[in-house]
RNA sequence: UGCCGAUAAAGCCAAACCCGACGCAAGGAGGUGACGGAAAGCGGCGGGUCUUCAUAGUAAAGAUGGCCGAGUUGCCGGA
Numbered sequence: 001u002g003c004c005g006a007u008a009a010a011g012c013c014a015a016a017c018c019c020g021a022c023g024c025a026a027g028g029a030g031g032u033g034a035c036g037g038a039a040a041g042c043g044g045c046g047g048g049u050c051u052u053c054a055u056a057g058u059a060a061a062g063a064u065g066g067c068c069g070a071g072u073u074g075c076c077g078g079a
Base pairs, nucleotide, nucleotide: 003078004077005076012037013036018031019030022027035066041072042071045069046068047067048064049063050062051061052060
C1' cells in the first nucleotide's frame, strides 16, 4: 500500500416507538430509546424511492447517505 472482517480489544453511530416544537408534505433537528451498523463518517454526482405543484413536457422545486452504485476520508486487527 492492497485485500479481508473475528464469539478479539478500545471506542463510535443509533432504527422503530414515545415527548414537545418546526415544515403544506416527503422529512429534518433535539430528548428518550436500541433494531441494527466496519464506514449507519462526509457530499445528493448517477440510478431508485418519496413529497409538493400543474404548464401534463415523467417537467419544475424539494426529501432520502440507515435503498443501490460510484467518489472521498478514516479506527482496530490479520485472529
This is a predicted structure of a 79-nucleotide RNA (c-di-GMP-I riboswitch aptamer) from Geobacter sp. Model confidence (mean pLDDT): 82 of 100. It was read from a public genome assembly, where an Rfam model found it. Its Rfam family is "c-di-GMP-I riboswitch aptamer". Rfam describes the family as follows. GEMM was predicted in a large-scale screen for bacterial structured RNA regulatory elements. NCBI's taxonomy places the organism under Bacteria, Pseudomonadati, Geobacterales, Geobacteraceae, Geobacter.